A computed fold for an 87-nucleotide RNA from a Betaproteobacteria bacterium, annotated as c-di-GMP-I riboswitch aptamer. Lineage of the source: Bacteria > Pseudomonadati > Pseudomonadota > Betaproteobacteria. Its mean pLDDT, the model's own confidence on a scale to 100, is 89. The sequence was found by an Rfam model in a public genome assembly.
RNA sequence: UCCUGAAAAAGGCAAACCCGUCGAAAGGCGGGGACGCAAAGUUACCGGUCUAAAGGGCUCGCGCCCCAUGACAGCGGGAUUGCCAGG
Repeated sequence: UCCUGAAAAAGGCAAACCCGUCGAAAGGCGGGGACGCAAAGUUACCGGUCUAAAGGGCUCGCGCCCCAUGACAGCGGGAUUGCCAGG
């Protein structure tokens, strides 16, 4: 440096759900909690998914439709950094 994760050690993260909080929402953050995870560390670069406030269109109106500049890294790929063990 590359490959692998059967066993071991040190440890790490934390789904659903509940509480609080921010947000229009998706969702984020904090606490509890563990379904799982060897990158479930970081990054929206590519594909994908979610939401639709503002804006636009339609409507007498209620409302409906479009739209990411908002999100998801625990959907797949890429990029990048890294623990232990074996080769």